A computed fold for a 366-nucleotide RNA from a Dehalococcoidia bacterium, annotated as Bacterial RNase P class A.
It matches the Rfam family "Bacterial RNase P class A". The family's RNA type in Rfam is ribozyme.
The source organism's lineage runs through Bacteria, Bacillati, Chloroflexota and Dehalococcoidia.
A source record names the gene rnpB.
The sequence is in RNAcentral, with records from ENA.

[in-house]
RNA sequence: CCAGCAGACCGGGUGACCGCUCUCGACGUGUCUGCCUAGCGGGCUCGACGAGGGAGGAAAGUCCGAGCUCCACCGGGCGAGGGUGCUGGGUAACGCCCAGGAGGGGUGACCCUACGGAAAGCGCCACAGAAACACACCUCCGCCUUGUGCGGUAAGGGUGAAAUGGCGAGGUAAGAGCUCACCGGCAGUCGGGCGACCGGCUGGCCGGGCAAGCCCCACCCGGAGCAAGACCGAAUAGGAGGACAAUGGGUCGCCCGGCCCGUCCUCGGGUUGGUCGCUAGAGGUGGCGGGCAACCGCCAUCCCAGAUAGAUGGUCACCGCCCGCUUUUGCGGGUACAGAACUCGGCUUACAGGUCCGCUGGCGCU
Numbered sequence: 001c002c003a004g005c006a007g008a009c010c011g012g013g014u015g016a017c018c019g020c021u022c023u024c025g026a027c028g029u030g031u032c033u034g035c036c037u038a039g040c041g042g043g044c045u046c047g048a049c050g051a052g053g054g055a056g057g058a059a060a061g062u063c064c065g066a067g068c069u070c071c072a073c074c075g076g077g078c079g080a081g082g083g084u085g086c087u088g089g090g091u092a093a094c095g096c097c098c099a100g101g102a103g104g105g106g107u108g109a110c111c112c113u114a115c116g117g118a119a120a121g122c123g124c125c126a127c128a129g130a131a132a133c134a135c136a137c138c139u140c141c142g143c144c145u146u147g148u149g150c151g152g153u154a155a156g157g158g159u160g161a162a163a164u165g166g167c168g169a170g171g172u173a174a175g176a177g178c179u180c181a182c183c184g185g186c187a188g189u190c191g192g193g194c195g196a197c198c199g200g201c202u203g204g205c206c207g208g209g210c211a212a213g214c215c216c217c218a219c220c221c222g223g224a225g226c227a228a229g230a231c232c233g234a235a236u237a238g239g240a241g242g243a244c245a246a247u248g249g250g251u252c253g254c255c256c257g258g259c260c261c262g263u264c265c266u267c268g269g270g271u272u273g274g275u276c277g278c279u280a281g282a283g284g285u286g287g288c289g290g291g292c293a294a295c296c297g298c299c300a301u302c303c304c305a306g307a308u309a310g311a312u313g314g315u316c317a318c319c320g321c322c323c324g325c326u327u328u329u330g331c332g333g334g335u336a337c338a339g340a341a342c343u344c345g346g347c348u349u350a351c352a353g354g355u356c357c358g359c360u361g362g363c364g365c366u
Stems, first nucleotide, its partner, number of pairs: 001362005007356004012319007020054006027047002030044006056337001060348002063346005068225004081221005086100005101115001102113004116216002121214002123210003137157002140152004144147001165183002168180003184205001186203007229276004239267006248261005283302008320335006
């Protein structure tokens, strides 16, 4: 210098003018109210002034896990249904994160993995192929009765994604774990590791794959969600219950009986509106300490959006960045993804441009 790998971070800046929302302070208008009543105080509303705060790394998708709220539920067990699935740790919890093991990919830095169980049972394995779970198509070898014969074998060929451990040597009529070395896998044993697992020795190699099919095993799991939910006063209309008055009025043709109509009290609900929930929290920043790390502990310090048709903006100037034209000066255009709505921890997805640190491979120079 070129090509890459991994991690962390930023994601326009300055100024002027005009606006929006929230909080606080001091003041004024209006209204209600209290008192020790020509004053003072309190609540609400509105107006202007001053000070301060005002979107994100994803606010997004709403995919997991929680807090919080309401509903259901005595406790335990079994079953159904759903989820998770190597080991150890972290965490409030997780399907998340960290560290490790195994398998796979890459020259490498490094990356990826739905990674429990196939001697519990069932099911499936397209096409091709003789045969896909029980098998011999072309071969090879032996025998004699020379045939569409009988027997042996699975080394070679062929089909297939997959063909009964791989490869080499010995051996044999030809072959074959039949025997041996190495590798693989199984069983036993010894050693290391908390563990997944790894290594050594011995024996033996009767045996396919799929559990991203049912299933088995282990562990976990009530439901709905801030439009959750709670509260508030008046008016109006209506409902339920009770009391009182009266024995009234209406209606069922009349009596009895029933229903409706009056006044007062109580109760609960609906419409509309308002308040709370609402933002101080598994919180941010810095330092020290523990831990490989995720993370945890202690101390100091800070308060950092709470709208409700929904604020967080607009215009201008200069600068930065990108693209095009231009010899330069300069001119023109653009400036990503995207917008809080109860709050956190994650994951996933979108994103113009840029910064920093570490590492790998190659080339060149000293």